[in-house]
RNA sequence: GCCGCUUUAGCUCAGUUGGUAGAGCAUCACUUUUGUAAAGUGAAGGUCCUCUGUUCGAAUCUGAGAAGAGGCU
Numbered sequence: 001g002c003c004g005c006u007u008u009a010g011c012u013c014a015g016u017u018g019g020u021a022g023a024g025c026a027u028c029a030c031u032u033u034u035g036u037a038a039a040g041u042g043a044a045g046g047u048c049c050u051c052u053g054u055u056c057g058a059a060u061c062u063g064a065g066a067a068g069a070g071g072c073u
Base pairs, nucleotide, nucleotide: 001072002071003070005068006067007066010025011024012023013022019056027043028042029041030040031039049065050064051063053061
């Protein structure tokens, strides 16, 4: 220098052809217990890496860029 890959909740990750953003773990509250843990129920938590374009509508499609981990030369 070239080529694709990854970026979504505190952590690990889904989200299949554009239509209200989700799960597990963790956190908090409650139930249960003499108490703790475990278990159960519920709640909270998001600028979907940034900017731009297309569209009635973008995590998703276009373009540019950033970060990370690779391959080739």